Record summary
Predicted 3D model of a 73-nucleotide RNA (transfer RNA) from Candidatus Taylorbacteria bacterium RIFCSPHIGHO2_02_FULL_43_32b. Its Rfam family is "tRNA". By type it is a transfer RNA. Gene Ontology term of the family: triplet codon-amino acid adaptor activity. The sequence was found in a public genome assembly. Model confidence (mean pLDDT): 81 of 100. Taxonomically the source falls in Candidatus Tayloriibacteriota (Bacteria, Bacteria candidate phyla).
């Protein structure tokens, strides 16, 4: 330098051909117990890497960067 992948909750990851973003484990309350854990009910918690461009509307398509990872010279 080049060519790819990936990037979403504290983690580990879903999101099928664009229409207001979920799931499990983690945390918090409450139930339960003589207590604890296991269990159950419920809640929180996301400017979806950045910055732009397309669209009435963008995690979704598009281009540029960054940042991790892989190949190639």
């Nucleotide at each position: 330098g080049c060519c790819g992948a990936u990037g979403u909750a504290g983690c580990u990851c879903a999101g099928c051909u664009g229409g207001u973003a979920g799931a499990g484990c983690a945390c918090c309350u409450c139930c339960a117990u003589g207590g604890u854990a296991a269990g159950g009910a419920g809640g929180u918690g996301g400017u979806c890497g950045u910055c732009g461009g397309u669209u009435c509307a963008a995690u979704u398509c598009c281009g540029a960067c960054c940042a991790u990872c892989g190949g190639c010279u």